[in-house]
Record summary:
The RNA shown here (FMN riboswitch aptamer (RFN element)) has 134 nucleotides and comes from Allobacillus salarius. The sequence was found by an Rfam model in a public genome assembly. Its mean pLDDT, the model's own confidence on a scale to 100, is 83. Lineage of the source: Bacteria > Bacillati > Bacillota > Bacilli > Allobacillus. Its Rfam family is "FMN riboswitch aptamer (RFN element)". The literature on the family includes a 1999 paper in Trends Genet by Gelfand et al., "A conserved RNA structure element involved in the regulation of bacterial riboflavin synthesis genes".

RNA sequence: ACGAUUCUUCGGGGCAGGGUGAAAAUCCCGACCGGUGGUAACAAGUGAGAGCUUGAAGUCCACGACCCGCGCGAGCGGUUGAUCCAGUGCGAAUCUGGAACCGACAGUUAGAGUCUGGAGGGGAGAAGGAUCUG
Numbered sequence: 001a002c003g004a005u006u007c008u009u010c011g012g013g014g015c016a017g018g019g020u021g022a023a024a025a026u027c028c029c030g031a032c033c034g035g036u037g038g039u040a041a042c043a044a045g046u047g048a049g050a051g052c053u054u055g056a057a058g059u060c061c062a063c064g065a066c067c068c069g070c071g072c073g074a075g076c077g078g079u080u081g082a083u084c085c086a087g088u089g090c091g092a093a094u095c096u097g098g099a100a101c102c103g104a105c106a107g108u109u110a111g112a113g114u115c116u117g118g119a120g121g122g123g124a125g126a127a128g129g130a131u132c133u134g
Stems, first nucleotide, its partner, number of pairs: 003132008017029003031114002033103002035063004042055005058101002067078004083099005105117003
């Protein structure tokens, strides 16, 4: 350093301001938010250089959550949203510029990505410790 086992901790953000109304953080104008791993022509650091390290995608790949089915249960199976245009370039799904779009279930004086609840839950995973093997 790699691998295996195990333990601990961590592990989701967001309607300002206004309109209508008896009533809306739910409608309308407008505002705001973006889980985890991967990928990378970008950025930072380092190096003489090749390179290396770290960070970088809501809508590219995969996963989790929610939901549905099965199972006494551990769990297994299924479903699961949304991006284009222009530029540069050998090459753009990730860069630069612009314009769009998406968001479980239950509740609610009135319809919810943002409020309340299931949730002191679950969780992709992340960090660190211990033991063992070579």